[in-house]
RNA backbone atom coordinates (compact mmCIF):
# COMPACT_ATOMS: atom_id res chain seq x y z
C1' N A 1 0.00 0.00 0.00
C1' N A 2 -3.62 -3.03 -1.08
C1' N A 3 -7.17 -7.40 0.35
C1' N A 4 -10.05 -10.18 4.20
C1' N A 5 -11.99 -9.63 9.07
C1' N A 6 -13.55 -8.13 14.14
C1' N A 7 -15.95 -4.67 17.50
C1' N A 8 -18.45 -0.12 19.07
C1' N A 9 -22.11 3.57 18.00
C1' N A 10 -26.21 5.69 14.81
C1' N A 11 -30.68 8.64 21.35
C1' N A 12 -29.43 14.01 21.96
C1' N A 13 -26.52 17.82 20.18
C1' N A 14 -24.67 21.98 16.96
C1' N A 15 -24.48 28.35 11.73
C1' N A 16 -29.94 33.66 9.76
C1' N A 17 -21.23 32.27 8.87
C1' N A 18 -16.93 33.45 5.19
C1' N A 19 -15.23 31.77 0.52
C1' N A 20 -14.48 28.61 -4.25
C1' N A 21 -16.67 25.31 -7.75
C1' N A 22 -21.33 23.34 -10.24
C1' N A 23 -26.52 24.25 -15.42
C1' N A 24 -28.55 22.15 -10.65
C1' N A 25 -28.81 18.89 -7.19
C1' N A 26 -24.61 19.62 -4.24
C1' N A 27 -19.28 19.40 -3.27
C1' N A 28 -15.11 21.58 -1.32
C1' N A 29 -12.13 24.92 2.17
C1' N A 30 -11.44 28.76 6.28
C1' N A 31 -13.65 30.12 10.94
C1' N A 32 -17.06 28.30 14.56
C1' N A 33 -20.11 25.06 16.80
C1' N A 34 -21.45 20.16 18.86
C1' N A 35 -20.49 15.29 20.42
C1' N A 36 -16.51 12.51 22.92
C1' N A 37 -14.87 6.82 18.84
C1' N A 38 -8.65 7.01 19.34
C1' N A 39 -4.01 9.37 21.87
C1' N A 40 -3.99 12.23 26.00
C1' N A 41 -4.03 14.80 30.47
C1' N A 42 -6.89 15.88 35.61
C1' N A 43 -5.01 10.98 38.84
C1' N A 44 -2.48 4.68 40.68
C1' N A 45 -7.12 2.04 38.79
C1' N A 46 -12.54 2.44 37.63
C1' N A 47 -16.69 5.46 37.21
C1' N A 48 -16.65 10.09 35.89
C1' N A 49 -14.09 14.71 34.08
C1' N A 50 -11.40 17.80 30.42
C1' N A 51 -11.32 18.84 25.40
C1' N A 52 -5.28 19.70 23.92
C1' N A 53 -3.62 16.18 19.25
C1' N A 54 -6.20 12.72 15.03
C1' N A 55 -11.06 11.93 13.35
C1' N A 56 -16.29 12.56 13.04
C1' N A 57 -20.52 15.70 12.71
C1' N A 58 -23.29 20.43 12.28
C1' N A 59 -30.48 18.72 11.22
C1' N A 60 -30.53 14.44 13.01
C1' N A 61 -29.03 7.68 7.59
C1' N A 62 -31.86 4.13 4.17
C1' N A 63 -35.20 -0.48 3.70
C1' N A 64 -38.60 -3.45 6.39
C1' N A 65 -44.55 -4.71 10.18
C1' N A 66 -40.47 -7.31 12.51
C1' N A 67 -36.21 -9.85 12.80
C1' N A 68 -33.19 -8.62 10.07
C1' N A 69 -30.09 -6.05 5.96
C1' N A 70 -27.51 -2.26 3.74
C1' N A 71 -25.41 2.34 4.35
C1' N A 72 -22.37 5.94 7.12
C1' N A 73 -18.52 6.89 11.25
C1' N A 74 -14.38 5.57 15.16
C1' N A 75 -11.11 2.10 16.54
C1' N A 76 -4.97 8.36 17.34
C1' N A 77 -1.43 12.12 14.34
C1' N A 78 3.48 13.65 12.96
C1' N A 79 9.10 13.19 11.51
C1' N A 80 13.08 9.84 10.39
C1' N A 81 14.40 5.06 9.17
C1' N A 82 13.85 0.43 7.11
C1' N A 83 12.17 -3.57 10.89
C1' N A 84 13.25 0.19 14.71
C1' N A 85 13.92 5.27 17.07
C1' N A 86 12.28 10.24 17.73
C1' N A 87 8.14 14.08 18.39
C1' N A 88 4.32 17.68 19.79
C1' N A 89 -0.89 17.13 22.66
C1' N A 90 -4.39 24.13 26.75
C1' N A 91 -3.80 28.50 31.18
C1' N A 92 -8.73 23.15 31.13
C1' N A 93 -10.08 18.98 34.49
C1' N A 94 -16.87 18.43 39.27
C1' N A 95 -17.25 14.69 42.69
C1' N A 96 -17.69 9.55 43.69
C1' N A 97 -15.41 4.27 44.83
C1' N A 98 -11.17 1.31 45.20
C1' N A 99 -6.39 0.33 46.17
C1' N A 100 -1.84 1.55 48.27
C1' N A 101 5.20 1.17 46.84
C1' N A 102 7.89 4.73 47.98
C1' N A 103 8.98 9.71 51.18
RNA sequence: AUCCUGCAUCAAGAGUUGGGCUGACGCCCGCGCCAACCUGCCGGACCGGCAAGGUGGUUUCUCGCAAGAGGAUGCGGCCAAGGUGGCAACCAAAGGUCGUAAG